[in-house]
Molecule: transfer RNA
Organism: Candidatus Microgenomates bacterium
C1' cells in the first nucleotide's frame, strides 16, 4: 500500500428499517445471628465520527477514525 471482519451499558455480547436488550458487574432492598449464595427492584447508552438514502437509520450507502486478520 491492497483486501476482509469488527466498533452497541463498566465487561462479554444480542438486535440487520418502526427506534435498544440480555448475562455479569454497580446501587438499594428481602432473606441470614453474620457473610457468601439466592430473590426482587433501580440506575447506567448522543449504538465510533461525519454526510447521504428514507415518512422513519444502531440497522442500508459513502468517506474518515480505531482494533484485529490476511496479502504484498
Nucleotide at each position: 500500500g491492497c483486501u476482509g471482519a469488527c466498533g452497541u451499558a463498566g465487561c462479554u455480547c444480542a438486535g440487520g428499517g418502526g427506534a435498544a436488550g440480555a448475562g455479569c458487574a454497580a446501587u438499594c432492598g428481602c432473606u441470614u445471628c453474620g457473610u457468601a449464595a439466592g430473590c426482587g427492584a433501580u440506575a447506567g447508552g448522543u449504538c465510533g465520527g461525519u454526510g447521504g438514502u428514507u415518512c422513519a437509520a444502531a440497522u442500508c450507502c459513502a468517506c474518515c477514525c480505531g482494533u484485529c486478520a490476511g496479502c504484498u